[in-house]
Context: one part of a larger RNA
RNA sequence: UGACGGGGACCCGCACAAGCGGUGGAGCAUGUGGUUUAAUUCGAAGCAACGCGAAGAACCUUACCAAGGCUUGACAUCCUCCUGACAGACUCUUAACCGGGUCUUUCCUUCGGGACAGGAGAGACAGGUGGUGCAUGGUUGUCGUCAGCUCGUGUCGUGAGAUGUUGGGUUAAGUCCCGCAACGAGCGCAACCCUUAUCUUUAGUAGCCAGCGGAUAAAGCCGGGCACUCUAGAGAGACUGCCAGGGUGAACCUGGAGGAAGGUGGGGAUGACGUCAAAUCAUCAUGCCCCUUAUGUCUUGGGCUACACACGUGCUACAAUGGCUGCGACAGAGGGAAGCGAAGGGGCGACCUGGAGCGAAACCCAAAAAAGCAGUCCCAGUUCGGAUUGUAGUCUGCAACUCGACUACAUGAAGUCGGAAUCGCUAGUAAUCGCGAAUCAGCAUGUCGCGGUGAAUACGUUCCCGGGUCUUGUACA
Repeated sequence: UGACGGGGACCCGCACAAGCGGUGGAGCAUGUGGUUUAAUUCGAAGCAACGCGAAGAACCUUACCAAGGCUUGACAUCCUCCUGACAGACUCUUAACCGGGUCUUUCCUUCGGGACAGGAGAGACAGGUGGUGCAUGGUUGUCGUCAGCUCGUGUCGUGAGAUGUUGGGUUAAGUCCCGCAACGAGCGCAACCCUUAUCUUUAGUAGCCAGCGGAUAAAGCCGGGCACUCUAGAGAGACUGCCAGGGUGAACCUGGAGGAAGGUGGGGAUGACGUCAAAUCAUCAUGCCCCUUAUGUCUUGGGCUACACACGUGCUACAAUGGCUGCGACAGAGGGAAGCGAAGGGGCGACCUGGAGCGAAACCCAAAAAAGCAGUCCCAGUUCGGAUUGUAGUCUGCAACUCGACUACAUGAAGUCGGAAUCGCUAGUAAUCGCGAAUCAGCAUGUCGCGGUGAAUACGUUCCCGGGUCUUGUACA
């Protein structure tokens, strides 16, 4: 100087407390451990691994296993020789790849050849998701959006170092003020950026319809208009600016006015010096080591989907603030051409048919759901709950046996609110309700977004956890 302390002081954080809803019990989904297996590919491991890499394992993916093939190779550059193509169609063989046969089939040219492609050969080489993340780059997590981390000159100290950065206030903040052997500066904080909340203005179609006219079964449907909504450009607006009180005539704090918004208005992006030899050689790149008729490569089938069990994360429930039936409102944000697919028709339904319109403020996906109104059920393992199983189907796709999703009928399990323990959340939040997208042929209870309805509680900082500053002790570095 640090680090540590079941030392001290001060401060902060959904850290506790106050509340609301969960997990832990059940069924299922999913990940992991373990076990099994020919293989169940590999990685991730307290917080910070475990719905994680994977924004989607039937084949492919795929790295694993079995079997069958290839050896200059599936891919790149170079050399020699041969062919004219490559490729497509048919066919034999094969589980398929591989292998064999027949037919059709290039361009330029000085006619020497060349370009391009295929085949054969020789090597140089290719190839490796093989090892090492403790050889590395790059990227990422975490402490932590915590308020810290440093430097120049000066001064002090023999020196390591100290000072500045400590102190008194204050702040979300090393934020600012005052003081001070310090004076300044840098990386961080804040601001500048995006979005949301208000208004003005410009513009007015594909959006809108107040007034005027027309028209319809109805409808901005038409003329017309751009006032309003909205869209998307430009501006304004919030700065402790104003007032009062407190405070050191300070920073700042408390209250008020005006205002759509008030003291950082809400949200996002943004992550200092560093820590964990943290993670990743399987995104990629890369040193070294290793394989080279195999640890490379092609193909078929299987596996990654196994199942006495254990754990994590979720979904659905256990019901009456509910289930069912009928009627019937109100969103936002997105996507669409090998696409979205309307109306109409068929089917109980999944879906089929159909093909209008739309590269979309135009058309479509698209029905928002909870809510509301009416009826029914009457507290029961039930008209709760839907697992499991049977049968019959639909769709995608060469192909749903291993191993897809969905539908109908039948079946109708556990479950009556969950031990010890433990998690999230402070406001348009929690809770609850549906909608969309990426990936994607198909496959969503996951992920990322979107809006609808919409709470309770916070006395406070004694205690638990984590962090910051000062100080103290130390057989630690």
A computed fold for a 477-nucleotide part of an RNA from an uncultured bacterium, annotated as small-subunit ribosomal RNA, 3' major domain. The full RNA is in RNAcentral, with records from ENA, Greengenes and SILVA. The coordinates come from a structure-prediction model, not an experiment, and the mean pLDDT is 81. It matches the Rfam family "Bacterial small subunit ribosomal RNA".